[in-house]
RNA sequence: GGAAGUGUGGCGCAGUGGUAGCGUAUCUGAUUUGGGAUCAGAAUGUCGAAGGUUCGAUUCCUUUCACUUCCU
Numbered sequence: 001g002g003a004a005g006u007g008u009g010g011c012g013c014a015g016u017g018g019u020a021g022c023g024u025a026u027c028u029g030a031u032u033u034g035g036g037a038u039c040a041g042a043a044u045g046u047c048g049a050a051g052g053u054u055c056g057a058u059u060c061c062u063u064u065c066a067c068u069u070c071c072u
Stems, first nucleotide, its partner, number of pairs: 001071007010024004018055001026042005048064005
């Protein structure tokens, strides 16, 4: 220098155009002498950034940033 992939709550991951969910973790309550386990509930995201297409974008297009892999 060229090509490809990944980026989504604290962490690990789903989500192929209709307004974002699961596990785990955290907090509260019940149960327990207490802890753990179990059950119930709550909070936590403008989806790496910017722009475009669209009635509507995590999703499609362009640019860009970070990381990973391959080639040279």